[in-house]
RNA sequence: AAAAAUAAAAUGCCAAAUCCAAUUGAUGAAAAAAUUGGAACGGGGGAACCGAGCAUUUGGGGUGAAUUCGCAUAUUAUGCGGUCGGGCGCCUUUCAACCGAACCCGUCAGCUAACCUCGUCGGCAGAGAAGAAAGGGAGA
Numbered sequence: 001a002a003a004a005a006u007a008a009a010a011u012g013c014c015a016a017a018u019c020c021a022a023u024u025g026a027u028g029a030a031a032a033a034a035u036u037g038g039a040a041c042g043g044g045g046g047a048a049c050c051g052a053g054c055a056u057u058u059g060g061g062g063u064g065a066a067u068u069c070g071c072a073u074a075u076u077a078u079g080c081g082g083u084c085g086g087g088c089g090c091c092u093u094u095c096a097a098c099c100g101a102a103c104c105c106g107u108c109a110g111c112u113a114a115c116c117u118c119g120u121c122g123g124c125a126g127a128g129a130a131g132a133a134a135g136g137g138a139g140a
Stems, first nucleotide, its partner, number of pairs: 011125004018039007040120006050110001059108001060105004068082006084100003090136006
């Protein structure tokens, strides 16, 4: 000097998944964390009216972006391609690249005021696909 690997802050992103209080922790003092309550946010169930006419075990339904079709290998899994859906640095559109998991109810659920009920996990960038094109906005 170069390359590679590992670690890493401010600040941000996806998502409903955040905030406040009390108690415990707890002791000389404190924190993580846990429990309870409240706020806010996000789901589910549930009349009338409306809708659907059906219902039909090939069960059906729900959370979630995570749906659906074809081909090949091959045997229910992998790969490729399409469809549809999802998200990231001011915003929109197109392209490129990426993701399409997991779980729950238990034969039962259209919508839905009152009412009832559940959840507030997890992960990532920073550490560079934060890429390309067009349009808009903002600032100088």
c-di-AMP riboswitch aptamer (ydaO/yuaA leader) from Aneurinibacillus migulanus, 140 nucleotides, folded computationally.
Its mean pLDDT, the model's own confidence on a scale to 100, is 76.